[in-house]
């Protein structure tokens, strides 16, 4: 940079000890223990034992979470920042961000 996804899911564990939720403004979480590390778990992007169907075959379309590579494990990506519709309110899109694959 390209592309897909982002309203579901996941611990009353151990170590440690003050911050954290990207950024802005909010609003929250936190000594009834933040962040981090370990363990556990979730999920199914890559990958996959096995397997169904089609096919002469190559292969295609599905199912499948035992193993592996990531990821995730408060709140919708917590809301919001830009634009449009709309009376409030709400909705839609973009941007930014996160993660996977290339």
């Nucleotide at each position: 940079c390209u592309u897909a996804u982002c309203a579901a899911g996941a611990g009353c564990g151990g170590c440690u000890g003050a911050g954290g939720a990207a950024c802005u403004g909010g609003u929250c979480c936190u000594g009834u223990g933040a962040a981090g590390c370990c363990c556990g778990g979730c999920a199914a992007c890559c990958u996959a034992a096995u397997u169904a169907c089609a096919g002469a075959a190559a292969u295609g379309u599905g199912a499948g979470a035992a193993a592996g590579g990531u990821g995730c494990u408060a709140a919708a990506u917590c809301c919001u920042g830009c634009g449009g519709a709309u009376u409030u309110u709400u909705c839609c899109g973009a941007g930014a961000g996160a993660u996977g694959a290339g």
The RNA shown here (SAM riboswitch aptamer (S box leader)) has 102 nucleotides and comes from a mouse gut metagenome. Its Rfam family is "SAM riboswitch aptamer (S box leader)". Rfam links the family to the GO term regulation of gene expression.